RNA sequence: AUCUUAUCCAGAGUGGCUGAGGGAACAGGCCCUUUGAAGCCACAGCAACCGGUUCAGUCGCGCCCUCCCGGGUCAAUUGAAUGCUGGUGCUAAGUCCUUCCCGGGGUCAAGGCUCUGGGAGAGAUAAGAU
Numbered sequence: 001a002u003c004u005u006a007u008c009c010a011g012a013g014u015g016g017c018u019g020a021g022g023g024a025a026c027a028g029g030c031c032c033u034u035u036g037a038a039g040c041c042a043c044a045g046c047a048a049c050c051g052g053u054u055c056a057g058u059c060g061c062g063c064c065c066u067c068c069c070g071g072g073u074c075a076a077u078u079g080a081a082u083g084c085u086g087g088u089g090c091u092a093a094g095u096c097c098u099u100c101c102c103g104g105g106g107u108c109a110a111g112g113c114u115c116u117g118g119g120a121g122a123g124a125u126a127a128g129a130u
Base pairs, nucleotide, nucleotide: 001130002129003128004127005126006125007124008123013043014042015041016040017039021032022031023030027098028097029096044091045090046089049087050086051084052082053081054080055079056078057077058076060074062073063072064071065070095122099120100119101118102117103116104115105114106113107112
């Protein structure tokens, strides 16, 4: 970098350095920002994807004990719990909002406006693969 899968209406900030922009990308909207943006550093926190641990289940021509029934153990696997000196991630606003397709509702004479369900696309993060 590409591909696959899962998740994305929850949660969690202070200080130091620095000094003007930031909210992914074009554009628009809206918002944050000298009462200090982005970045870097320190400490703290959130979450629970991976890993660990614990409990329970399933399973096996496995291993051990047993005459048998059965029991133990180990591996695999499923569920739950746990923040654990582990690996990442995150700590304004739904992924800040917006695009496309198929529906439903409200309103309007109509164009339209608005609410909403499903799918696709884009993006973010994790795990795995190449």
A computed fold for a 130-nucleotide RNA from a Gemmataceae bacterium, annotated as SAM riboswitch aptamer (S box leader). The organism belongs to Gemmataceae, within Bacteria.